[in-house]
RNA sequence: CGGGAUGUAGCGCAGUUGGUAGCGCACACGUCUGGGGGGCGUGUGGUCGCAAGUUCGAAUCUUGUCAUCCCGA
Numbered sequence: 001c002g003g004g005a006u007g008u009a010g011c012g013c014a015g016u017u018g019g020u021a022g023c024g025c026a027c028a029c030g031u032c033u034g035g036g037g038g039g040c041g042u043g044u045g046g047u048c049g050c051a052a053g054u055u056c057g058a059a060u061c062u063u064g065u066c067a068u069c070c071c072g073a
Base pairs, nucleotide, nucleotide: 001072002071003070004069005068006067007066010025011024012023013022019056027043028042029041030040031039032038049065050064051063052062053061
């Protein structure tokens, strides 16, 4: 320098035909248990790496850019 992959909640991930984002763990509260641990229920938390564009509407399509990783030179 060229090509490719990944980037979504504190952590690990899903969401791929565009319709206002979900699961597990963790956390808070309640409950069961004599208590620890554990089970069950409820809840808090993200505008989807960043910026721009297309669209009535973008995590999703397009362009640029940043970070990490892989391949080539």